[in-house]
RNA sequence: CUCUUAUCCAGAGAGGUGGAGGGAUAUGGCCCGAUGAAGCCUCAGCAACCGCAGGCAUUGCCUGAAAGGUGCUAAUUCCAUCAAAGCGCAGGCGCUUUGGCAGAUGAGAG
Numbered sequence: 001c002u003c004u005u006a007u008c009c010a011g012a013g014a015g016g017u018g019g020a021g022g023g024a025u026a027u028g029g030c031c032c033g034a035u036g037a038a039g040c041c042u043c044a045g046c047a048a049c050c051g052c053a054g055g056c057a058u059u060g061c062c063u064g065a066a067a068g069g070u071g072c073u074a075a076u077u078c079c080a081u082c083a084a085a086g087c088g089c090a091g092g093c094g095c096u097u098u099g100g101c102a103g104a105u106g107a108g109a110g
Base pairs, nucleotide, nucleotide: 001110002109003108004107005106006105007104008103013043014042015041016040017039021032022031023030026081027080028079029078044073045072046071049069050068052064053063054062055061056060077102082099083098084097085096086095087094088093089092
């Protein structure tokens, strides 16, 4: 980097360093930021994917712990974008739901 698969409306921040951007990309919107952005370091926390323990039972389900491997700690993946259905209004839009696209993370494979 590519493929497969599961999840993504819950949860959880302080200090140091740094010095102007950040919220993946594009457009639009809306936010965060000199009362200090990104990045990096330390400590803490959240969660429970892998792994671990127990059970039922058959390769799955349930329960538990949080010492290990990851991940995460503003706003739903911040919101919209493409399609379908429903509803409202005179138009074209607005709202809701579902699906898709893209992305993130885990596990596995190449």

The RNA shown here (SAM riboswitch aptamer (S box leader)) has 110 nucleotides and comes from Aneurinibacillus danicus.
The source organism's lineage runs through Bacteria, Bacillota, Bacilli, Paenibacillaceae and Aneurinibacillus.
Its mean pLDDT, the model's own confidence on a scale to 100, is 85.
The sequence was found by an Rfam model in a public genome assembly.
Its Rfam family is "SAM riboswitch aptamer (S box leader)". Rfam describes the family as follows. The SAM riboswitch is found upstream of a number of genes which code for proteins involved in methionine or cysteine biosynthesis in Gram-positive bacteria.